RNA sequence: AGCGCUGUAGUUCAGUUGGCUAGAACGCACGGUUCAUACCCGUGAAGUCGAGAGUUCGAAUCUCUCUGGCGCUA
Numbered sequence: 001a002g003c004g005c006u007g008u009a010g011u012u013c014a015g016u017u018g019g020c021u022a023g024a025a026c027g028c029a030c031g032g033u034u035c036a037u038a039c040c041c042g043u044g045a046a047g048u049c050g051a052g053a054g055u056u057c058g059a060a061u062c063u064c065u066c067u068g069g070c071g072c073u074a
Stems, first nucleotide, its partner, number of pairs: 001073007010026004019057001028044005050066005
């Protein structure tokens, strides 16, 4: 320098022929249980879906630019 994959909750990830309120597990907070802790059960918080722009009635999803990470080639 060229090419490919990838960025969604604190962490690991799902969600794609554009549309119903953006989800799960783990973690965290609170409550229940216990003499107490853990386990277990219940409830809850936590997201400008990497940034900006475009297309569209409507974008995490399509297009463009920028950018972080990983890999291949030279």